[in-house]
Context: one part of a larger RNA
Molecule: small-subunit ribosomal RNA, 3' major domain
Organism: uncultured prokaryote
């Protein structure tokens, strides 16, 4: 010097406390162990691994598994050498491939393009993440981590960084053998809340004119919302109170916003030989007629079973009818499709408009009103069979969604136990997007609508700061 303590002392965080919803029971999706299989590819494994890697497993993917097959090889480049080649059909396989037949290019005459012999260079999701680049997760957005000169100290080291205050913050401020300084924090970016200049189409419509069953329809205006460029605003900047100061408090003023306005991105030196050799990159080892390559079919969807995380419920603050209101944000030509006709319906067949502030997905849904159940395994609640379709796609057996009819199974609030959240936050309702042919999404990621309660406090759990103390640890 550190770490460590069922040693002290000080602060912190949804850490406990107050509250409010879950989870543990139930079905069912989905991952994960276990089991099973020819295969059930691989990894991920307190926190920090289980709806992860997967942002789409019928086949492709796929890396497994069986079985056919091939060896300079699926792909690229150099190539002597040929002149065709590509298409096209037909036979044989399951297909890969394999015979057969038809065909015969363009030239600037170099050559393009095809094939290609030998040869060089091949391939490998095969091993080591304890050989490594990168990336990445965690402590944790916690408020630490260090450096030059000087000074103590024989050294290791210390000092600055410790104290008194503050603060979200090693944030300031005042002391002080220290003085300075560098990653850290904070600002500088973005959105998002308020004004105000420019602009006014595909947005918009307050005044004027026309016009409609009705409508920014339509002239027209830039006033208003809005788009989207720049620009102002908020600094404890003024006030009173405490205080050397920094700073604190104020249902204090002005102001849309007050005291980090409210969210992002943005994550120090390290730590855990943490994770990844299967995104990639690459040392070393291994494979080389196979640990490489190509197909076809199977698997990854298996099920006595534990477990995570998650959907839908157990109903009257509901369910079921019929009416009617109000969003953001995003997609879109191999694409979204209005409208029409059919069909209960999933969708079809037709049709128009839009490369979109123009057309379209596209009717938000919780809300409201009025009506109906009346407390029950029920007009809850829907697995889970069973028949009929529809739609993607060569293909839905294995193993897709999605509509209709019928069926209606466990559940009557859930033990020890645990888990989120402190404001537009929790619930709770619905909408789009990636990926994608479809499509297991109930998972992800966004976006609005509706909108609580609670917090005395810091005695305990828990994690983590600084100071100081013990140590048979390093």
């Nucleotide at each position: 010097u550190g770490a460590c303590g069922g040693g002290g002392g000080u602060c912190c965080g949804c850490a406990c406390a107050a509250g409010c919803g879950g989870u543990g029971g139930a079905g069912c999706a989905u991952g994960u162990g276990g089991u099973u299989u020819a295969a059930u590819u691989c990894g991920a494994u307190g926190a920090u691994a289980c709806g992860c890697g997967a942002g789409g497993a019928a086949c492709c993917u796929u890396a497994c598994c069986u079985g056919g097959g091939c060896u300079a090889g699926a792909a690229u480049g150099u190539g002597a050498g040929c002149g065709c080649a590509a298409a096209g059909g037909c036979c044989a396989g399951a297909g890969a491939u394999g015979g057969c037949c038809u065909g015969u290019u363009c030239u600037u005459c170099g050559g393009a393009c095809g094939u290609g012999a030998a040869a060089c260079a091949a391939g490998g999701u095969g091993c080591u993440g304890c050989a490594u680049g990168g990336c990445u997760g965690u402590c944790g957005u916690c408020a630490g981590c260090u450096c030059g000169u000087g000074c103590c100290g024989u050294g290791a080291g210390g000092u600055g960084u410790u104290g008194g205050g503050u603060u979200a913050a090693g944030u300031c401020c005042c002391g002080c053998a220290a003085c300075g300084a560098g990653c850290g924090c904070a600002a500088c970016c973005c959105c998002u809340a308020c004004u105000g200049u420019u602009a006014g189409u595909u947005g918009c419509c307050a005044u004027c004119a026309g016009g409609u069953u009705a409508a920014g329809c339509u002239g027209g205006g830039g006033a208003c919302u809005c788009u989207a460029a720049c620009a102002g605003g908020a600094c404890u900047g003024c006030c009173u109170a405490c205080g050397c100061a920094a700073g604190u408090a104020g249902a204090g003023a002005g102001g849309a916003a007050g005291g980090u306005g409210g969210g992002g991105a943005c994550g120090a030196c390290g730590u855990c030989a943490a994770g990844u050799c299967a995104u990639c990159a690459u040392g070393g080892c291994c494979c080389u007629u196979a640990c490489g390559c190509c197909c076809a079919g199977g698997g990854c969807u298996a099920c006595a079973c534990a477990c995570g995380u998650g959907c839908u419920a157990c109903a009257a603050u509901g369910g079921c009818g019929u009416a009617u209101a109000c969003a953001g944000a995003g997609g879109g030509u191999a694409g979204c499709u209005a409208c029409c006709u059919g069909g209960u319906a999933a969708c079809a067949g037709g049709a128009u408009g839009c490369c979109a502030a123009u057309c379209u997905c596209a009717c938000a849904a919780a809300g409201u009103a009025c009506g109906u159940c009346u407390c029950a395994g029920u007009u809850c609640g829907g697995a889970u069979u069973g028949g009929g379709g529809u739609c993607u796609g060569c293909a839905a057996c294995u193993c897709g969604a999605c509509c209709c009819c019928a069926u209606g199974a466990a559940g009557u609030u859930g033990g020890a136990a645990u888990c989120g959240c402190u404001a537009g936050u929790a619930a709770u309702c619905g909408c789009g997007u990636a990926u994608c042919a479809g499509c297991a999404a109930u998972g992800a990621c966004g976006c609005g609508g509706u909108g609580a309660a609670u917090a005395c406090g810091u005695u305990c759990c828990c994690g983590g700061a600084c100071c100081u103390u013990g140590u048979a640890c390093a």